[in-house]
């Protein structure tokens, strides 16, 4: 650099639910919490899905797939 992720250790995210703000809505933002997660780290490119006021505009990266980076450990 490539591989793989069995064990073992360092940290790391943080599902439902509960509050409290945003936002018409899907959602999201911060606290509490842990279902899980080796990318569950970032980017709507491609298909799904869901929302509005539906020729438009948005959500969703914890639904695939891609594309970037990046921890440990490793025959």
């Nucleotide at each position: 650099g490539g591989u793989a992720g069995a064990u073992a250790a360092a940290g790391c995210c943080a599902a439902a639910c509960c509050c409290u703000g945003a936002g018409c809505g899907a959602u999201c933002a911060g606290g509490g919490g842990a279902c899980g997660g080796a990318a569950a780290g970032c980017c709507a490119c491609g298909g799904a899905u869901c929302u509005c006021u539906c020729c438009g505009a948005g959500a969703c990266a914890g639904c695939c797939g891609g594309g970037u980076c990046g921890c440990c450990u490793u025959g």

Predicted 3D model of a 75-nucleotide RNA (c-di-GMP-I riboswitch aptamer) from Desulfosudis oleivorans. Model confidence (mean pLDDT): 82 of 100. It was read from a public genome assembly, where an Rfam model found it.